Model confidence (mean pLDDT): 81 of 100. A computed fold for a 1668-nucleotide part of an RNA from Chryseosolibacter histidini, annotated as large-subunit ribosomal RNA, half A. NCBI's taxonomy places the organism under Bacteria, Pseudomonadati, Bacteroidota, Cytophagia, Chryseosolibacter.
Context: one part of a larger RNA
RNA sequence: CGUAUGGGGAAUGCCUAGGCUCUCAGAGGCGAAGAAGGACGUGAUAAGCUGCGAUAAGCUACGGGGAUCCGCAAAUAGGAAUUGAUCCGUAGAUUUCCGAAUGGGGCAACCCAGUGCAUUGAAGAUGCAUUACUGUAGCAAUACAGAGCAAACCCAGGGAACUGAAACAUCUAAGUACCUGGAGGAGGAGAAAACAAUUUAGUGAUUGCGCAAGUAGUGGCGAGCGAACGCGCAAGAGCCCAAACCUGACUAGUUACGGCUAGUUAGGGGUUAUAGGACCUUAACAUCGACUACACAAUGAAUUUGAACUGCAUGGGAAGGCAGGCCAAAGAGGGUGAGAGCCCCGUAAGAGUAAAGUUGUGUUACGUAGAGGUAUCCUGAGUAGGGCGGGGUUGGAGACGCCCCGUUUGAAAUUGCCAGCACCAUCUGGUAAGGCUAAAUACUCCUGAGAGACCGAUAGUGGACCAGUACUGUGAAGGAAAGGUGAAAAGUACUCCGAACAGGAGGGUGAAAUAGAACCUGAAACCAUACGCUUACAAGCGGUCGGAGCUGGGUAAUCCAGUGACGGCGUGCCUUUUGCAUAAUGAGCCUACGAGUUACUGUCACUGGCGAGGUUAAGGGUCUGAAGAUCCGCAGCCGAAGCGAAAGCGAGUCUGAAAAGGGCGCUUAGUCAGUGGGAGUAGACGCGAAACUUUGUGAUCUACCCUUGGUCAGGAUGAAGUUCCGGUAACACGGGAUGGAGGUCCGAACUAGUAAACGUUGAAAAGUUUUUGGAUGAACUGAGGGUAGGGGUGAAAGGCUAAUCAAACUGAGAAAUAGCUCGUACUCCCCGAAAUGCUUUUAGGAGCAGUGUGGAGGUAGAGUUUAGUACAGGUAGAGCUACCAAUAGGACUAGGGGGAGUCACAUCCUACCAAAUCCUGAUGAACUCCGAAUGGUACUAAAUAUACUCUGCAAUGAGGGCAUGGGUGCUAAGGUCCGUGUCCGAGAGGGAAAGAACCCAGACCUACAGCUAAGGUCCCAAAAUCUAUACUAAGUUGAACUAAGGCGGUUCAGUUGCAGAGACAGCCAGGAUGUUUGCUUGGAAGCAGCAAUUCAUUUAAAGAGUGCGUAACAGCUCACUGGUCGAGCGACAGAGCAUCGAUAAUAAUCGGGCAUCAAGUAUAGUACCGAAGCUUAGGAUUCGUAGCAAUACGAGUGGUAGGGGAGCAUUCUAACAGCGGCGAAGCUAUCUGGUAAUGGAUGGUGGAGCAGUUAGAAAAGCAAAUGUAGGCAUAAGUAACGAUAAGGCAGGUGAGAACCCUGCCCACCGAUAGACUAAGGGUUCCGCGGCAAUGCUAAUCAACCGCGGGUAAGCCGGGACCUAAGGCGAAGCCGAAAGGCGAAGUUGAUGGACGAUGGGUUAAUAUUCCCAUGCUGGCUUAAUGAGCGAUGGAGAGAAGGAGUAGUGACAGUUCCGCGCCCAGACGAAAUAGGGCGUUAAAAGGUGUAGGUAUAGGCUUCGUAGUUAAAUGCGCGAGGCUUGCUGAAACCCAACAGUACCUGGAGGCUUCGGCCGAAGGGAUAGAGGACGUAAACAGACUUCCGAGAAAAUCUUCUAAGCGUUAAUCAUUAAGCUACCCGUACCGCAAACCGACACAGGUAGUCAAGGAGAGAAUCCUGAGGUGCUC
Repeated sequence: CGUAUGGGGAAUGCCUAGGCUCUCAGAGGCGAAGAAGGACGUGAUAAGCUGCGAUAAGCUACGGGGAUCCGCAAAUAGGAAUUGAUCCGUAGAUUUCCGAAUGGGGCAACCCAGUGCAUUGAAGAUGCAUUACUGUAGCAAUACAGAGCAAACCCAGGGAACUGAAACAUCUAAGUACCUGGAGGAGGAGAAAACAAUUUAGUGAUUGCGCAAGUAGUGGCGAGCGAACGCGCAAGAGCCCAAACCUGACUAGUUACGGCUAGUUAGGGGUUAUAGGACCUUAACAUCGACUACACAAUGAAUUUGAACUGCAUGGGAAGGCAGGCCAAAGAGGGUGAGAGCCCCGUAAGAGUAAAGUUGUGUUACGUAGAGGUAUCCUGAGUAGGGCGGGGUUGGAGACGCCCCGUUUGAAAUUGCCAGCACCAUCUGGUAAGGCUAAAUACUCCUGAGAGACCGAUAGUGGACCAGUACUGUGAAGGAAAGGUGAAAAGUACUCCGAACAGGAGGGUGAAAUAGAACCUGAAACCAUACGCUUACAAGCGGUCGGAGCUGGGUAAUCCAGUGACGGCGUGCCUUUUGCAUAAUGAGCCUACGAGUUACUGUCACUGGCGAGGUUAAGGGUCUGAAGAUCCGCAGCCGAAGCGAAAGCGAGUCUGAAAAGGGCGCUUAGUCAGUGGGAGUAGACGCGAAACUUUGUGAUCUACCCUUGGUCAGGAUGAAGUUCCGGUAACACGGGAUGGAGGUCCGAACUAGUAAACGUUGAAAAGUUUUUGGAUGAACUGAGGGUAGGGGUGAAAGGCUAAUCAAACUGAGAAAUAGCUCGUACUCCCCGAAAUGCUUUUAGGAGCAGUGUGGAGGUAGAGUUUAGUACAGGUAGAGCUACCAAUAGGACUAGGGGGAGUCACAUCCUACCAAAUCCUGAUGAACUCCGAAUGGUACUAAAUAUACUCUGCAAUGAGGGCAUGGGUGCUAAGGUCCGUGUCCGAGAGGGAAAGAACCCAGACCUACAGCUAAGGUCCCAAAAUCUAUACUAAGUUGAACUAAGGCGGUUCAGUUGCAGAGACAGCCAGGAUGUUUGCUUGGAAGCAGCAAUUCAUUUAAAGAGUGCGUAACAGCUCACUGGUCGAGCGACAGAGCAUCGAUAAUAAUCGGGCAUCAAGUAUAGUACCGAAGCUUAGGAUUCGUAGCAAUACGAGUGGUAGGGGAGCAUUCUAACAGCGGCGAAGCUAUCUGGUAAUGGAUGGUGGAGCAGUUAGAAAAGCAAAUGUAGGCAUAAGUAACGAUAAGGCAGGUGAGAACCCUGCCCACCGAUAGACUAAGGGUUCCGCGGCAAUGCUAAUCAACCGCGGGUAAGCCGGGACCUAAGGCGAAGCCGAAAGGCGAAGUUGAUGGACGAUGGGUUAAUAUUCCCAUGCUGGCUUAAUGAGCGAUGGAGAGAAGGAGUAGUGACAGUUCCGCGCCCAGACGAAAUAGGGCGUUAAAAGGUGUAGGUAUAGGCUUCGUAGUUAAAUGCGCGAGGCUUGCUGAAACCCAACAGUACCUGGAGGCUUCGGCCGAAGGGAUAGAGGACGUAAACAGACUUCCGAGAAAAUCUUCUAAGCGUUAAUCAUUAAGCUACCCGUACCGCAAACCGACACAGGUAGUCAAGGAGAGAAUCCUGAGGUGCUC
């Protein structure tokens, strides 16, 4: 790697119990007669759901029905039912508690009351009934109504923002979302002070639909917004008051008392515009209706009748097959062991039926009318209208009418008034300022009957299943996963393995058990096992092409399958880019899901109908198999005529003087539907912000504040003040003592968090260790409260506001917007871009043009190329005594500078500057006397086949390299900007080692055919170790790299010298003299320097000297000469190849090995290799031409963005025609067809559905979106196993023991790791049993699982008592609504008040049970005494910080006595030593120490205060008195048969021990000392910041009651005393931190030794060894 068999997992297929979207009908509410929604109960056993409510899976009556029933639910027990159960329908009864919640309160499902009645003599307790508030009516009693909930629809009061305008402010979004109030089955609107108007027409309430119409308009005239009249339909319906006038009653005024007038109230009357009514005259009792009651009829619940089938074979099973029948007003549908008209339920068609309701008919109640006259009266006032400011309407203040609102003004009266889009006139329409009104319309929480080209378990509701559940969050709120055995449980009897009720193997059931409950099918990732081949020198995008060997099959072939030694070639996919193997993005893998859709509007194309016409919309009729078909319906729309701003004219018209010209038109084709492309408006291809707005939720964290409580070991310092002494005239001042101040000092608890380390996938989402700051203060802390999001709070850091803060969190607007990023899914065929221009708040986006593609058209040969002819032009180049500009040298020479000249002038000189001119040289993008090539234009010709116009659809508008002409830059850049060309982009192949664009060359497919290009031919590696001639010696070179300069490297060609008359080099020899030339100089002698006719002589030759050298000489050399030698030797400039110059980062290297007469370099030549080029053979396909076609010929077939064409697959629908238990779909393996998407066949598995053809319709194809969900890998058998206080041994139990139990030893804590208690948790407590999971290991153990048990109160805590902050809140105040405040009142502890102690007892409770002894309230009775009496008065209750001293318990220590026990290997000791013990409450009595003297008590008098009163209090003045408070101790309680000791029957046992009855104990102190906390104590002293309220209690009177009685007080006896909490944890494994988490968590107790100490170390009681 392959094959097979499994595991794992849950895809796929099939199914549907549930959803989704609708249709028709019904219903459109429920609720103080207590709802919706809950809590708690309710069953023989009962946890959940369902039902029900103390009458509790039910009770009663009537109707139906007819055999079983006691819900889901399968079990056992027990029952019910033909005397009719269960069940169904209708009507009743019952219906705990909460909830509007309603007697009061409250933390919902609880607590506490008043009144009446009952149970009892009372208290207490219990039962029944009743008791809220607001409004209306009423004098009142009282009656009625309201309140709350609920899906959408409706009206009204308020009212956003994102967004769009490519920004933004008017505008838009939008009067939308949302908040609030209100109503109904609908709501709202509604019977004209209305429209209209051209003919002086016309319509006649409202509402809804179709048009009108995207019109008129409006609009930063932007984005956008957007009517009405009128027409066609649906439905249809009209009425009532106020007033005038009349009548009655009452009140008031007035009166000539007859009345009159005014007002109020009731009735009659009356209701409108061609005016009507009152009033006067006259006539009549009809008609119609929106309906009160009754009668009748129909409809109407459960229910009921309801046709027709058998056989044979297969099979587990028949409904399928075959054969023969039958019914049909019934062939809808479902079920039954596989497809059933005739098996079952049903279906068609019938029957029956109580009450209510509805409908119809009849009767009845009620309402409703005419004609004439016109003197007078009436006909809606803070109104209409006006000003100002807003809103509505299409109308955004506009020329702005009309309607509405606020404010300020303010009419008329029928001869009136309003409107008709400013205003005026005429005309027309109407009659405001009061009200009611069905239907047509909107919606669906709900009920019934149905439907679907809707979904089928990642889909469809979030929810097919016990889901708004589990779970998360303080809360608002958020919110899952999870379907299927089988026809039937027939759900595996029995045996074996095993510790086993785990699991498995047999066996049995069944059609099937690989259908065995983790159960249909059972894919993939992933993990195994067995076998075959391969693999241990091998370097890799793992494939592909070739291929040996081995293995298997075999139909025997040159076969097939598996493996694959070895060789060639070869840098994944996607995205984004100029360009990616890139070290740029994304993906761990698999499976499922996952993105251009739908509606409307207009546009283009195609198809179809009709055609100068085409077509209906809403709506209606009919049929019927009912979301259908068909026929009406001509309202309207488009077209048939245009032009113009318009009047207007019209095949023309406008402009214009024009009959001119020009513009736009005319010489005709449309329209309606369907389909497709693209556009617009909508979320509009999908996912993605940060943000904005709105309604709410949060101060259990934290910030600050309010109320009420608590805490701070110990030590030190020594302020003021006081006092004494000194001192001063007196002060001042000094000293001593006392005193005890302080945002004082040191330092624990506590609090904070300085530094470092550790930790950093932590023990911990902020910690640990060591260290550090504060630690009587602006200190810390508990409980209860308050402040809320543009807000709070902040000793201020933008800190904190629930692990969130430069604006919290939750839901909604909302699918906000995103010119941005990412992703965007099957195949084949044809064509095929762009990265440019202009403009752009524009530059990574757009618009127009350019370039692409599909269709149509027809002009005409426009396009392209070549040739020819003719043109225009000022570039390259060149030139400049041709201009302009610039320019080097020289000549000449104006001018200037400098110098000289005795001043000045003249003059002279000048290597100075320099015009002009001349000579020589020479520059220029913005110079030109000149001037090409190429390119361009026109015409002609030829070749070719484009080009152009219209139209649909795009993409592109980041480009890049190379070559070349330029700009810029440094004549830098893989730089940048233009032009031209080319390639990459979008292009494969060959070469260049490797390389986007360099060279060659443009890939339709196949071939183990041939020829070539670039480039190559020694090996890697195909082809020449080819031929010929040179060069190179440097490995130069062998295809990325060099220079200036150096060089006697070497080769070649040349110029010019010397040379047998002997060159050049070497060797031998000479190299002299005048002279030390002169000068200079200290010296200068060839050789410091200067000068020179550097001369002359001797010579073979020899310089007044080429170097070295000396102070100067000397000396050594050279030039030059001779000899020797014997043939070539020099100089110069040039060319080739070498050489030095030569320095970079993975590895020395030309790609490598290597190569030297070459495998280097140069020249010439031949042969060969070499590509997807060309050719050959076969095939596919596109276009063109020809053809009827077959076909033939020709030209093509690289391709990104993009355009066009043709197909495959999936799901559903229709028609036709089929398959299937003799085996469908799905899954799996193999074979096979097609260019591909894909199709088919066979075997296995599977066990019930499926597919073909032709059309139609789509939730219609995945590899990527840091995609979503699930599963599975990897790291990896790795890190880790959570305080380094520590375990060891023996025994026991058990299947199993490091961990469980027991014992012994060891270790740790001991101001805590001990004990109690609040909050919080909620059964964790105790016992028995168990070990799957939980416990970071194991477990026999457990805070785990199962079963059972456990919490007992008048006196403990809370309530029935009180009040604080704060909350609520009758009255009252404020506010669009909701609502916000709020005296009284009520509620609210963290505070005030308040009555029990000791002992015993349980497995688990105890101040609760028991024993004993007490106390408190109430009631009754009795006794005694008495002014009693409150919601009123008064006192008291009732107060801070700090500090000191005194008295003095318990505990503790110690001493002595006493009791009991122990008392040892060595030494000592024997009335010595050690250990333990030697005890006691509340209550009652007593009233001590101490404190207090400005104190306490008693009492008299006065008194204007104390809301009234008071004998009280206050105040004032007296008198008397020593009291008042008060721990402790003591007495009693109380003797105790108790504790304790002994004893040991008997029992249990883990073998260590434990429990323990009877009995016996005549058993031991009510001692001392030390010592201080509590207490006394609300003490005292002192200080300034000046330190709750109310009840209880005491006392006083008021109203009232009162001497028998009632009431109060005391005493005694008896009775009575309710509800809730009470288990357990509680510095923690049970609370808060996701955990059995090194963190956090208020208060109380506080032993011994050492010590100041609660520091620290070691110990006690007690607890533990921290779960590997």